[in-house]
RNA sequence: GCGUCCGUAGUCUAAUGGUAUGAUAGGAGCUUCCCAAGCUUCUGAUCCGGGUUCAAUUCCCGGCGGACGCA
Numbered sequence: 001g002c003g004u005c006c007g008u009a010g011u012c013u014a015a016u017g018g019u020a021u022g023a024u025a026g027g028a029g030c031u032u033c034c035c036a037a038g039c040u041u042c043u044g045a046u047c048c049g050g051g052u053u054c055a056a057u058u059c060c061c062g063g064c065g066g067a068c069g070c071a
Base pairs, nucleotide, nucleotide: 001070002069003068004067005066006065007064010024011023012022018054026042027041028040029039030038047063048062049061050060051059
């Protein structure tokens, strides 16, 4: 330099056009003599810019970052 794939909460992860899922972490409560574990509940996320569309995590273009392959 070229090609392919990936980018979603602090961390991991699901979602092939219609209010973004679950786990973990964090807050509150229940339980317990206390802690831990368990249960309930709350908070928090789509890498950036543009385009298509009534509607974009999703499709298209560009950029940035990462992984792999070729040179």

A computed fold for a 71-nucleotide RNA from Candidatus Iainarchaeum sp., annotated as transfer RNA. NCBI's taxonomy places the organism under Archaea, Nanobdellati, Candidatus Iainarchaeia, Candidatus Iainarchaeaceae, Candidatus Iainarchaeum. Rfam family: tRNA. By type it is a transfer RNA. Gene Ontology term of the family: triplet codon-amino acid adaptor activity. Model confidence (mean pLDDT): 83 of 100.